A computed fold for a 90-nucleotide RNA from Sulfurovum sp., annotated as c-di-GMP-I riboswitch aptamer. Its mean pLDDT, the model's own confidence on a scale to 100, is 82. It was read from a public genome assembly, where an Rfam model found it. The model forms 89% of the base pairs in the Rfam consensus. Rfam family: c-di-GMP-I riboswitch aptamer. Rfam links the family to the GO term cyclic-di-GMP binding. NCBI's taxonomy places the organism under Bacteria, Pseudomonadati, Campylobacterales, Sulfurovaceae, Sulfurovum.
[in-house]
RNA sequence: AUACGACAAAGCUAAACCUAUUGUGAGAUAGGGGCAGAAAGCCAUGAGUCUUUUUAGUAAAAAUACUACAAAGAUUGUCAGGUUGCCUAU
Numbered sequence: 001a002u003a004c005g006a007c008a009a010a011g012c013u014a015a016a017c018c019u020a021u022u023g024u025g026a027g028a029u030a031g032g033g034g035c036a037g038a039a040a041g042c043c044a045u046g047a048g049u050c051u052u053u054u055u056a057g058u059a060a061a062a063a064u065a066c067u068a069c070a071a072a073g074a075u076u077g078u079c080a081g082g083u084u085g086c087c088u089a090u
Stems, first nucleotide, its partner, number of pairs: 003090001005087001012037002017032006035077001041083003045080003048075006055068005
């Protein structure tokens, strides 16, 4: 320096849920909480999923629901990719 990742050590993050704030919404932020994680650090680059809106079609008396295309957003603890990093049993 690189690879690997332990019944190791020092640390780290923080699921569901609750409270407050915020957003049309998906969600986000803060506090509590602790499911889990060797990158569950960071980046929305590709895909997936979700939200909002326009248009078209189908069903319905209607409200509405579903499907397709496009645009804008959300999700990095959905999967890949890029990038940076702790430790040393091997």